This is a predicted complex of two RNAs, RNase P RNA and transfer RNA, with 446 nucleotides together. The coordinates come from a structure-prediction model, not an experiment, and the mean pLDDT is 80. It holds a member of the Rfam family "Bacterial RNase P class A". It is annotated as a ribozyme.
């Protein structure tokens, strides 16, 4: 320097007409008309979590079912997000006969319990979790193919073979002994803590809870088409079914229990019938930007400033110059080319789309010192 | 807006709690039968199980996060 992958940032500009829609103000012949000021996003998205609101007459308690799931901490709150652990990977040093260990950097990580119990490891392989003897190896019988017993050092099957590795030891072997080292436990010490480090004891216990399940912690459903108010119009036609204190049905969805409310114009479920209309909820908010301050960090605290969409089938744009960048090119120029996408109760993440540009890592090539 | 399902062959659909090579029935191609057809008998062929990534020795199956498609849900007596 050129490609590529990933993360950030930023997501064409400007002016000028002509709309569209809301707020305020002024004016009306009440139908609007003037000024002025606002008017899509970083994801508005997918609806993956998690809150605020807002209903479910005013209590409740068990069972089930759902999630989460190394620690501390952040924060309304979370499956988010910080820091720190451990784990596995891989690049380089290093130690050590060998297993293996130590150290720097990176990268991943849905990472409680498999020593509470169930149940699963097909095929292959002799043998798959209460184990096993196919080959081989040793002893012993026998003339001999063999039998009989010991044997997990070796081969072979497999993802996975009951720790590794040296050494004793033995008839061959084996934690059968013993050093180390991994793993497990206990006891001591660090550290809020996950976990670190010494030291003992004993020979060892597979893998898999994104199988069931333990254990901890948590969750009431239900969504603004929630809910309140108004105005219109129509038939609770019909049909099953159930009760009235011996209680039908319903109140916080799924059982139970308990509580309450509950009647002839009653309740449930099916099926018709009528209207397709305002106004509220609706946007000033866990808001924005700036400084300061505290903290390793997500963040907290202060102060000062700002006011910044609220549409209803859906407004948020059309046209015109001039620059910008990309594409084509006959080098004059042309382009109804300018990414992903567009709110719809608000909020806080997370995921996913994303063009050209710019910033940082990291790979590769290629020249040059 | 807000809630909930499905996704396997050219269509409809099975595959109970993960085990070698995924079946089934309509289509499809072939061969026989017929004079020739439909019907029928035999054979075959055809799947990246939506995708992408995880957990496992091992995924149609179990998790996550995309995709495409469907369904319900207005108000009043």
């Nucleotide at each position: 320097g050129c490609c590529g992958c990933a993360g950030g940032c930023g997501g064409c500009u400007u002016c000028a007409u002509c709309g569209c829609u809301u707020c305020u103000g002024c004016c009306u012949u009440c139908g609007g008309g003037c000024a002025g000021g606002g008017g899509a996003g970083g994801a508005a998205a997918g609806u993956c979590c998690g809150g605020a609101c807002a209903g479910c007459a005013c209590a409740g308690g068990g069972c089930a079912u759902c999630c989460u799931g190394c620690u501390u901490c952040c924060u309304a709150a979370c499956g988010g997000g910080a820091a720190g652990g451990g784990u596995u990977u891989g690049c380089g040093g290093g130690g050590g006969a060998a297993a293996c260990c130590c150290c720097u950097c990176a990268a991943a990580u849905a990472c409680a319990g498999a020593u509470a119990g169930u149940g699963c490891a097909g095929c292959a392989g002799a043998a798959a979790a209460u184990a096993u003897a196919c080959c081989g190896c040793c002893u012993g019988c026998g003339c001999a193919u063999g039998c009989a017993g010991g044997u997990a050092a070796g081969g072979g099957u497999g993802a996975a073979a009951u720790g590794g590795c040296g050494g004793g030891g033995u008839a061959a072997g084996a934690g059968c002994c013993c050093a180390c080292c991994g793993g497990g436990u206990c006891c001591c010490g660090g550290g809020c803590a996950a976990c670190c480090g010494g030291g003992g004891c004993g020979c060892c216990u597979u893998g898999a809870a994104a199988a069931c399940c333990u254990c901890a912690g948590g969750a009431g459903c239900u969504g603004c088409a929630a809910g309140a108010c108004c105005a219109a119009a129509u038939a609770u036609a019909c049909c099953g079914g159930c009760g009235u204190u011996u209680g039908a049905g319903g109140g916080c969805g799924g059982c139970c229990c308990g509580u309450c409310c509950g009647a002839u114009u009653g309740c449930c479920g099916g099926a018709g019938g009528g209207u397709a209309g305002g106004u509220u909820g609706c946007u000033a908010g866990a808001g924005g930007u700036c400084c300061g301050u505290c903290g390793u960090g997500a963040g907290g605290c202060g102060g000062a400033u700002c006011c910044c969409a609220g549409a209803u089938a859906a407004a948020u744009g059309a046209u015109g110059a001039a620059g910008g960048c990309c594409u084509c090119u006959u080098c004059g120029g042309a382009g109804c080319g300018c990414a992903c996408a567009g709110a719809a109760u608000c909020c806080g993440g997370c995921u996913u789309a994303c063009a050209a540009g710019c910033c940082u890592g990291c790979g590769g090539c290629c020249a040059u010192u | 807006g807000g809630g909930c399902c499905a996704c396997u062959a050219g269509c409809u659909c099975a595959g109970g709690c993960g085990g070698u090579u995924a079946g089934a029935g309509c289509g499809c191609g072939g061969u026989c039968c017929u004079g020739a057809u439909a019907a029928g008998a035999c054979c075959g062929a055809g799947g990246u199980c939506u995708g992408u990534g995880g957990u496992u020795c091992g995924a149609g199956u179990c998790c996550a996060c995309a995709g495409u498609g469907g369904c319900c849900c207005a108000c009043c007596a």